[in-house]
RNA sequence: GCGGAUGGCCGGAUGACCGCGUGGGCCGCAAGGCGCGCGAGGAAAGUCCGGACUCCACAAGGCAGCGGUGCCGGGUAACGCCCGGCGGGGGCAACCCCAGGGAAAGCGCCACAGAGAACAGACCGCCCCGGUCCGCCGGGGCAAGGGUGAAACGGUGGGGUAAGAGCCCACCGGGGGGCUGGCAACAGCUCUCGCAUGGCAAGCCCCACCGGGAGCAAUGCCGAAUAGGGAUCUCGCGCCCCGGCAACGGGGCAGGGCGGCCUUGCCCCAGAAGAUCCGGGUUGGCAGCUAGAUCCCGCCGGCAACGGCGGGGCCAGAGGAAUGGUCAUCCAGAGGGGGCGACCCCUUGGACAAAAUCCGGCUUACAGGCCAUCCGCGCGU
RNA sequence: GCCCCUAUAGCUCAGCUGGUAGAGCAGCGGUUUUGUAAACCGAAGGUCGGCGGUUCGAUCCCGUCUGGGGGCA
Numbered sequence: 001g002c003g004g005a006u007g008g009c010c011g012g013a014u015g016a017c018c019g020c021g022u023g024g025g026c027c028g029c030a031a032g033g034c035g036c037g038c039g040a041g042g043a044a045a046g047u048c049c050g051g052a053c054u055c056c057a058c059a060a061g062g063c064a065g066c067g068g069u070g071c072c073g074g075g076u077a078a079c080g081c082c083c084g085g086c087g088g089g090g091g092c093a094a095c096c097c098c099a100g101g102g103a104a105a106g107c108g109c110c111a112c113a114g115a116g117a118a119c120a121g122a123c124c125g126c127c128c129c130g131g132u133c134c135g136c137c138g139g140g141g142c143a144a145g146g147g148u149g150a151a152a153c154g155g156u157g158g159g160g161u162a163a164g165a166g167c168c169c170a171c172c173g174g175g176g177g178g179c180u181g182g183c184a185a186c187a188g189c190u191c192u193c194g195c196a197u198g199g200c201a202a203g204c205c206c207c208a209c210c211g212g213g214a215g216c217a218a219u220g221c222c223g224a225a226u227a228g229g230g231a232u233c234u235c236g237c238g239c240c241c242c243g244g245c246a247a248c249g250g251g252g253c254a255g256g257g258c259g260g261c262c263u264u265g266c267c268c269c270a271g272a273a274g275a276u277c278c279g280g281g282u283u284g285g286c287a288g289c290u291a292g293a294u295c296c297c298g299c300c301g302g303c304a305a306c307g308g309c310g311g312g313g314c315c316a317g318a319g320g321a322a323u324g325g326u327c328a329u330c331c332a333g334a335g336g337g338g339g340c341g342a343c344c345c346c347u348u349g350g351a352c353a354a355a356a357u358c359c360g361g362c363u364u365a366c367a368g369g370c371c372a373u374c375c376g377c378g379c380g381u
Numbered sequence: 382g383c384c385c386c387u388a389u390a391g392c393u394c395a396g397c398u399g400g401u402a403g404a405g406c407a408g409c410g411g412u413u414u415u416g417u418a419a420a421c422c423g424a425a426g427g428u429c430g431g432c433g434g435u436u437c438g439a440u441c442c443c444g445u446c447u448g449g450g451g452g453c454a
Base pairs, nucleotide, nucleotide: 001377002376003375004374005373006372007371008370009369010368012330013329014328015327016326017325018324020039021038022037023036025034026033027032041352045363046362048361049360050359051358052357053215054214055213056212059264060263061262062261063260066211067210068209069208070207071085072084073083074082075081086100087098088097089096090095101206102205106204107203108200109199110198123146124145125142126141127140128139129138130137131136154172155171156170157169158168159167173195174193175192176191177190178189179188180187181186219287220286221285222284229278230277231276232275233274234273238253239252240251241250242249243248255268256267257266258265294313295312296311297310298309299308300307301306331350333348334347335346336345337344338343382453383452384451385450386449387448388447391406392405393404394403400437409423410422411421412420430446431445432444433443434442
């Protein structure tokens, strides 16, 4: 110098004027006026996950069912997120990618092609025997080579054989056992077994773990309005014993409920009531509503994610929705012109997008620019 | 704002345990008719919304983005 990898940051600045939303202050009887403070983002987005919060439902345990997650360890309020490691794959490297449990519990699928697709199989071929009209035919052995396919029942080499074959041997791969290291995933070493069961679980499934439902248009209060309209369901008022003249009270049985089943447990059994849904009306105000798993700095612990301590700061709260516009100067950027050059002049112009209960993530969009670390190649010293 | 559904030929829709996607109508060509319609025959027409992943192989399974529709005070 060129090319690349990773992590982080910014994403216009200042001033003037005119506006907008909101919270205090001052003046005013009031209408209102004056002045001050604050006022979008890294994604506010998609609504894909996880929570806080609120209401509804809910007796507990087990089983079933449904949904989700899935190497190991850690972080966290929690997660499908993050960090570190392991294994596999890619790259010369820095580094990147992986929904990465189980296929020896079972079921299912593997189209076409091919002889044969999972208890395998013989088209071409190789070899032996017999026949022959020398084209080949019949019987048998084999699975090395060819061919098909995404995938052909361990691979390479040697021995062996009629030809062959884990048939035998060496190495590699694989199954099983043991030892060592590691919290673990796993790795290494060693013994043993000729090899004994292909792929798909983002097909059913098995294993482990997690999970009630709805969402701030949740929900509460006030006001206004209105006709209290319609439908469905619960319940069929049981029997026995004791007390009592009776009304009735107590206990037991039966029945029913506790939204699938079982066990235990609890509740109800008659008031002329309760529950749920639909329809109609009202469509205003207040709360929820912004100080919080909060932000910045420093120190400590940790490889890191992160945690702890100390100090400092307050950072939109509107409620159909404000955060905008103009001008001037400057900063990047682009185009044109002049100059040998440093540079000067003119024009243009600033990405994606914008809060709506609030957080932690992920994903997606993003003109341009800056910083740090690292890798490869070339050149110079 | 929150929560759901859906996308296949020009239009309306099928396609279900993954193996080269169909139906009706419309449009085109032909037969019939003096001509048209109807009828009959025939052929054509598809990035299965886009991208990525799993798989030998994706309309189908998974993720993400885009378009359209619906509900809730």

Source information: Two RNAs folded together computationally: RNase P RNA and transfer RNA, 454 nucleotides in total. The coordinates come from a structure-prediction model, not an experiment, and the mean pLDDT is 78. Rfam match: Bacterial RNase P class A. About the family: Ribonuclease P (RNase P) is a ubiquitous endoribonuclease, found in archaea, bacteria and eukarya as well as chloroplasts and mitochondria. Rfam classes the family as a ribozyme.